The RNA shown here (transfer RNA) has 73 nucleotides. Rfam family: tRNA. The prediction has a mean pLDDT of 82.
RNA sequence: GCCCUUGUGGUCCAACGGAACACGACACCGCCCUCCGACGGCGGAGAUGCGGGUUCGAAUCCUGCCGAGGGCA
Numbered sequence: 001g002c003c004c005u006u007g008u009g010g011u012c013c014a015a016c017g018g019a020a021c022a023c024g025a026c027a028c029c030g031c032c033c034u035c036c037g038a039c040g041g042c043g044g045a046g047a048u049g050c051g052g053g054u055u056c057g058a059a060u061c062c063u064g065c066c067g068a069g070g071g072c073a
Stems, first nucleotide, its partner, number of pairs: 001072007010026003018056001028044005049065005
């Protein structure tokens, strides 16, 4: 330099182009429980890498950049 794959809360992830707040687990916070903690129960906050395009509708499709992984030279 060229090609392929990939990017979603702190971490791991789900989501046919379409319902309702983008799913769930762990972690975190609060409450209950307890003598205190752990376990358990209930509740809460928190995310689609950035820009543009296609579409009635985009996390999803296309494209440019940026990042990560791999292959060729």